[in-house]
RNA sequence: AAACUUGAGAGUUUGAUCCUGGCUCAGAACGAACGCUGGCGGCAUGCUUAACACAUGCAAGUCGAACGAGAUCUUCGGAUCUAGUGGCGCACGGGUGCGUAACGCGUGGGGAUCUACCAUAGGGUGCGGAAUAACUCAGAGAAAUUUGUGCUAAUACCGCAUAAUGUCGCAAGACCAAAGAUUUAUCGCCCUUUGAUGAACCCGCGUAAGAUUAGCUUGUUGGUGAGGUAAAGGCUCACCAAGGCGACGAUCUUUAGCUGGUCUGAGAGGAUGAUCAGCCACACUGGGACUGAGACACGGCCCAGACUCCUACGGGAGGCAGCAGUGGGGAAUAUUGGACAAUGGGGGAAACCCUGAUCCAGCAAUGCCGCGUGAGUGAUGAAGGCCUUAGGGUCGUAAAGCUCUUUUACCAGGGAUGAUAAUGACAGUACCUGGAGAAUAAGCUCCGGCUAACUCCGUGCCAGCAGCCGCGGUAAUACGGAGGGUGCAAGCGUUAUCCGGAAUCAUUGGGUUUAAAGGGUCCGUAGGCGGGCAUAUAAGUCAGUGGUGAAAUGCUGUGGCUCAACCAUAGCACUGCCAUUGAUACUGUAUGUCUUGAAUUAUUGUGAAGUGGUUAGAAUAUGUAGUGUAGCGGUGAAAUGCUUAGAUAUUACAUAGAAUACCGAUUGCGAAGGCAGAUCACUAACAAUAUAUUGACGCUGAUGGACGAAAGCGUAGGUAGCGAACAGGAUUAGAUACCCUGGUAGUCUACGCCGUAAACGAUGGAUACUAGUUGUUUGGAUUUCGAUCUAAGUGACUAAGCGAAAGUGAUAAGUAUCCCACCUGGGGAGUACGUUCGCAAGAAUGAAACUCAAAGGAAUUGACGGGGGCCCGCACAAGCGGUGGAGCAUGUGGUUUAAUUCGAUGAUACGCGAGGAACCUUACCAGGGCUUAAAUGCAGAUUGACAGGUUUAGAAAUAGACUUUUCUUCGGACAAUUUGCAAGGUGCUGCAUGGUUGUCGUCAGCUCGUGCCGUGAGGUGUCAGGUUAAGUCCUAUAACGAGCGCAACCCCUGUUGUUAGUUGCCAUCGAGUAAUGUCGGGAACUCUAACAAGACUGCCGGUGCAAACCGUGAGGAAGGUGGGGAUGACGUCAAAUCAUCACGGCCCUUACGUCCUGGGCCACACACGUGCUACAAUGGUAGGUACAGAGAGCAGCCACUCAGCGAUGAGGAGCGAAUCUAUAAAACCUAUCUCAGUUCGGAUCGGAGUCUGCAACUCGACUCCGUGAAGCUGGAAUCGCUAGUAAUCGGAUAUCAGCCAUGAUCCGGUGAAUACGUUCCCGGGCCUUGUACACACCGCCCGUCAAGCCAUGGAAGCUGGGGGUACCUGAAGUCCGUCACCGUAAGGAGCGGCCUAGGGUAAAACUGGUAACUGGGGCUAAGUCGUAACAAGGUAGCCGUACCGGAAGGUGCGGCUGGAACACCUCCUUU
Repeated sequence: AAACUUGAGAGUUUGAUCCUGGCUCAGAACGAACGCUGGCGGCAUGCUUAACACAUGCAAGUCGAACGAGAUCUUCGGAUCUAGUGGCGCACGGGUGCGUAACGCGUGGGGAUCUACCAUAGGGUGCGGAAUAACUCAGAGAAAUUUGUGCUAAUACCGCAUAAUGUCGCAAGACCAAAGAUUUAUCGCCCUUUGAUGAACCCGCGUAAGAUUAGCUUGUUGGUGAGGUAAAGGCUCACCAAGGCGACGAUCUUUAGCUGGUCUGAGAGGAUGAUCAGCCACACUGGGACUGAGACACGGCCCAGACUCCUACGGGAGGCAGCAGUGGGGAAUAUUGGACAAUGGGGGAAACCCUGAUCCAGCAAUGCCGCGUGAGUGAUGAAGGCCUUAGGGUCGUAAAGCUCUUUUACCAGGGAUGAUAAUGACAGUACCUGGAGAAUAAGCUCCGGCUAACUCCGUGCCAGCAGCCGCGGUAAUACGGAGGGUGCAAGCGUUAUCCGGAAUCAUUGGGUUUAAAGGGUCCGUAGGCGGGCAUAUAAGUCAGUGGUGAAAUGCUGUGGCUCAACCAUAGCACUGCCAUUGAUACUGUAUGUCUUGAAUUAUUGUGAAGUGGUUAGAAUAUGUAGUGUAGCGGUGAAAUGCUUAGAUAUUACAUAGAAUACCGAUUGCGAAGGCAGAUCACUAACAAUAUAUUGACGCUGAUGGACGAAAGCGUAGGUAGCGAACAGGAUUAGAUACCCUGGUAGUCUACGCCGUAAACGAUGGAUACUAGUUGUUUGGAUUUCGAUCUAAGUGACUAAGCGAAAGUGAUAAGUAUCCCACCUGGGGAGUACGUUCGCAAGAAUGAAACUCAAAGGAAUUGACGGGGGCCCGCACAAGCGGUGGAGCAUGUGGUUUAAUUCGAUGAUACGCGAGGAACCUUACCAGGGCUUAAAUGCAGAUUGACAGGUUUAGAAAUAGACUUUUCUUCGGACAAUUUGCAAGGUGCUGCAUGGUUGUCGUCAGCUCGUGCCGUGAGGUGUCAGGUUAAGUCCUAUAACGAGCGCAACCCCUGUUGUUAGUUGCCAUCGAGUAAUGUCGGGAACUCUAACAAGACUGCCGGUGCAAACCGUGAGGAAGGUGGGGAUGACGUCAAAUCAUCACGGCCCUUACGUCCUGGGCCACACACGUGCUACAAUGGUAGGUACAGAGAGCAGCCACUCAGCGAUGAGGAGCGAAUCUAUAAAACCUAUCUCAGUUCGGAUCGGAGUCUGCAACUCGACUCCGUGAAGCUGGAAUCGCUAGUAAUCGGAUAUCAGCCAUGAUCCGGUGAAUACGUUCCCGGGCCUUGUACACACCGCCCGUCAAGCCAUGGAAGCUGGGGGUACCUGAAGUCCGUCACCGUAAGGAGCGGCCUAGGGUAAAACUGGUAACUGGGGCUAAGUCGUAACAAGGUAGCCGUACCGGAAGGUGCGGCUGGAACACCUCCUUU
C1' cells in the first nucleotide's frame, strides 16, 4: 500500500396479440447414491437410516521417596516384582444428538458464591490414643461372593494443646489445624491472604410452526419468619394477602440440540447446522443418593423395569451413543492395522508406566487440486466405413511411413526434514541420480426448440422417448442402430435435496374497476398516524471515545510445500451489544400559547330522511237490486274455466284490502339497505352566511356494537289483487317448462328472529395539490334583468398523467401522506372436519389428499347468430311447361351370384367416367395353358436355325408329325435357343404428388409499396354520402399510388360499304325446253369470305355539385353491357381422379404377370334419380301442297331402274363434294272419326323375316302379320324458364361392323305468357353488433345414470399411542423422629414418618390405524338420457333466497347489466 467491483434470461395458454398468472429449463452446491468407464499423485472426507442388538480384543491408571506383609534374585551393599491399606487421578480426553422451544444457546451486563493441583504472601508442624485390611485359623456357596475368630502398620482414623491479620459477634468475648518420608538438603502437611484457572447463580435483548389451541395458574404471585444451600431465591415449610401470566399470543399441540459457521444470492434475504471449534444434554429405560475441590458420575454404587447370558435352579452376571469389528436396517458409508517417534494428558522426586486422545498406515474417483495418455513431419488426400445428385464428399494429417522426446508408470542406486543431545511407527517414504522403451494409460453424455451439435437405415400411435412444449398412425434430424458431429474429461451422465433465476410473500421490491383481491354500511375501544409558535428535556436520532464481538472460517498482503489444492503469518472485516462524553434540526415527552383543522352557537333555507296518527280519489274484486240475452273468457291456434239456476256487458248502492297515475327529471334526501297521494305531531340531518364561542378537542380503526333488500322462520291478526308449490288444459318425440284457466303458503300489519344479495361505481375512509368546456339542484352576492361571480352537491365531454387495454380524468383509476381490509395458478371447495351463532333453513371461520399445464383479463382478425341495416340473383312472387301417378328406356342403391370388375355418393354422385359391354373391349368369374408377348442393350454358352406349307389331337390357346430351308474373303456376319441383369402389374396409397376437373361463382371481391395510427396482433387505404351489372365511377377523406380480378381487347350474330365472282346468284339482253340459271352472257341483287364503317350517354330536355339516372325524345339496322360464346381473381371443400396420363413409396415375380375358350358386367321381391311415349278433338288417321339451317361422306354417301307390303336385295350414274347424295316436320287444304279405354295409347306376347358380323341362346337393331296391358292429366312434395326465351317440331353429327341413341352435342322451323313488388324461403355481397366458436355452429358445452381406476369425508365396531386427573400400593434413598440392642461416648443397627420412580384401578379428553356400509370428488378416443349455458343460444343471463323436478334445471320474490334489438327522451362534441 491493500483488504475490492456488483444484478443477462428462455420455453409453454391464442388463429394471431398485449397483459395477468402458474408450470418448466439453463447456474452453483453436496458427508451423497445409482449406471457406464477408470492411469498417477497431493490434500481432505467417509452410518445422514435402527439413541437397534452386540461375540472378541483393547480404550485409566499410577506412586515402594506414605504403610505393613509376601515373593524372586543377590556380588549380601542391595535390586526387582506384587495382592492389600493409603495418596492423587478416574468430573479430563473420546462418543452421540435421545430429550430440550428452555436463561438451553448467542450476545451484553450483574452480585449473593465456591475453586483440588498452580502462583503469591504471612504463620505453624507440640503431646497422645483407639482401631483395621492384608495375613493366620475355622467356615458357607456351583459360582459370584462372603461369615466368624485372632495379630498388625501408616502421610488411614480420633483426642488434648496452641492459636490470628481467620470465622461469629455492635462489643465484650467465644471458636477452629497439622504427617511425615529420605537423610542434611529437599519434598511434603496444616491455618490464613491475594491471584490465576475452572465452576455455580441472576437479568436485558435475540433465538420455530399452528388461534380449526383463548384463557392458564394454588407453591400458584407477593409479604413476614424459619429451614436449607458454596451462594441470591417459594428452593422448602408455617402464617398472611389474592395475586401472577395472556391478543406485543399465555396455555396446549407438533417439530427441533444451539452457536461460530456452511451453501446460495448483486445485495437484502432464503436454506442449513456433516467434518473443525465453543456451549448444552445424554450414556440400556426410569428414579436415587454416596464419595469428592468438582458428579447426582459413559468403561462407579443402590433400587425398579425390559432384554441377553451363566447356573448344581438355591442364585448370579451384563450395558460399544470409546477404537476396531459383527448381525440387522438401508440407495448408502472403511481395518477386529502400526506406534507412543512427535503433540498433549494422568501418576511419580525421577527413571518410567499408561494413553484406540493423538501421530501414521490400509480401503473408497466420495470431493477439491495438479499431471499424463506423446511431439514434429507426412496427400496417392491409401485401404475401409458412411453418405451420394454416382461427379464426388466425409472420417482426414487422422493412419501408415520418417524424425524426436521420456512427464507418469517400471528397473537400479543414493537418501532426508520431522528430534538444534539420546529416542522415528510412518519408511528405505518424500526427494535426487541413472537406465530401457512410444513404450503402461480414454471414456461418458448429448445432437426437434429451449441448447452447442445432422444424415442414412429399421420400426409404423407398435416398440419406445420425454425436464417443459411434445415426438411415433410408411419418407421420424425427437423411438432403436450406424456414420458423422457437439460438450466435458479420469471422469461423464441420472436421481434426491437446498438456494438462485422467482419482483412467484415484493424492507430493498408487488398488487386489489374488468385478470386472484375493498369488509354490505356506519359508530367506536386498543393501537397506528397527526396543525402553527415558544421553552425545557435528551428516550428515539447523529457524532467521538472505551470495552467486547474466542480461535478457525471469509477477504487482502507476504511466505512454505516444484505449481495448485493445502498450510503458515500479519492485517482487515465480524455490519452487533454495552458503557461514556457531546450535538438538538426532526420525532417523542413536559409546559405555555395561537386559530387555519374540528366542534358549538345564531340566522336563512332545503329535501320521496325517519317514527306515529288522521284522511282522499281512481282502479280491482265481492255482495244486493235493476236492465238485458247467449254466449263470455283466453290463445300463435285451441282447450280447461264461467254461463239459461241468467254469465259477459251495463246502471245504482254497499263492503274490503293493497298500492298511490299525472307531477316525475342522468331531480332530491339518506351511512348503507332504502325512501313517492295529502296532512298533523315528534326526531334527526345537510347547505350557505356571520373576523360569534372552545382551542387540535383530529383522521383511521383489529376485537366489539348498531343498522342491514328480498326470500325464509315463530306468535297473533289480515287477505282485494298477484302468486312458489299443487291441479287441470295445451304444446311436444317427451314437457316434471315456456303459453292458458284456477290456486295454497307468501306478499300486508304488530312483536321477535335470520344477517345474506351482481348488498355494484364490481372502485375502503380521510387530507392536500394538479388544464379546460358545458348542463342541472339548493343557498348567497351582484345585476345594465341579457347575465356574471361564489359555496356545497349531482351529470356529460375532454387535456396532461395513469392504465394490459377497455377506459379513467378535480366525484381520478393522476401526484403524495396516514390508517384499515383483502389477494398470491386452475380444479378439489367456500367443500370436509372442528368451533361459534341460529327455533330451523343456514350463516361465519375454513383446510388437505388428489389432479391439470394451464385457468383468466382486454383487445384483434375471421367464422357464426332462430342479431340489425342496405343490396343482388328465375331466390320468392306473377306466369308457362314439367317431375312425383302409368308403361318402357337408362343410371344408382339394395339383394342375388362363381362373377354380377372398378370408380363417382348433399348441393358439387345417380342418360356420371362410357362420344357405342354379343367375341374383342374387360380390368371380373370358371376351366385349360405359358414363364417372358413386345421394346432395348450388354456379357457368357450352344445351334444353324427361325419361319412358311400340309396334317393330327383339342373348346381354343397350344402340342405333335411330314415337307422346303443361311451367307462367307473362313476372321466372322446374321438369326434362333438358353442364362443373368433388365421387364410386366387397370395391385395399394388422390390423406405422399404433378397434371386435369367440379363447386362457391362470372359472385365482386383479393392484395401490395410508401406514409399515418396502435405497446402489439392489426387498422387505415378497401370506410362515409351517392351511383353502378361491377372495389363501376364521383364527392368527401391520413392517406397517396399500384397489382390480380370487373370492364374492354377475341369469336359468332344483327346494318351498311369496298374488294372478289365459282361449284353459288340471275335484274337486264339473247338462245332453248313441257318445265328447271339449262346455255351464251352478266357482276346489279341474294350469298360466299376478307377488309372497313357503325354506338360513344355522342345530341336534346329534366334532376343532380359530380358520377350518373330519367324520357313511348330525336336520329339510327341496332340505345344505354345490342344478343350469344370463349374468358373463372386470392382462396375454400386433405372435394374428384394412382382405372386417361405421369410419378414417390410399398407389394406380386412358374404370379396380383401373360394367352385362350366359355360366362359375367344385361341377374331382380324392391327403392330412388334422369328421360321417352302417352292418357287424346289445339287431337288421331288418310290424301294433297309448301318452306330450313348446320353438318357428314370412298371398306363411304348413294341418285335412278327393277324385285319385295316392308326391312332390304339385285343392278348402277354422280361425288373425296358451295358442283353429287338426304320426301324436313310441325304448318296449310280436303275428307273422316265424335268423347269411347275409342280409328286414343302403344307395352307385352305369338308367328314370319331383313341386315351387320367368325358368331345375334344368354345379349343386337329393323320389317311385316297378329295380340292390344297400364294409363282418362297424377298425393305430400318438387324442377326448369324473363324473348327469338319457354313450349313445340323435325334435321344433322361424333362414337360405330352392327346397335340396345328415348342419351350427348349441334342446327334451324313455328313461337308465347308474366314480373305489383322484396314481407317471406334459399344462396351471395357490404357495413354494424354479440360470442365461452378458431377443426371456426356439422362449433362449443352442462348435469344425472352405467363401467374402470385413484385419493378422501362419515360410520356401528375393532385396535394402538402419548399426556393429564382421581384413588390404591409403593422400592432404593436424603431428611426428620424414636431407640429397652451395640458402643465409655460420639454415634450406629433397628423401627416409624414425609416424599417419590414404578405398578394397579377408574372415568373422561386428545391423537393415529383399520372397518361392513355409505357420501360426494378427481381422472379415463369413440356408452345412455336429454340440451341448461355461449348468438336475443331460440323463455336474455346471472346473484341471494324458497319450493319443486330423472338430470341438466324450472318457477316465485327482490336485486344487477357483466343483455341483444328497436323506438323515444335527455345531455354532450363538432360545424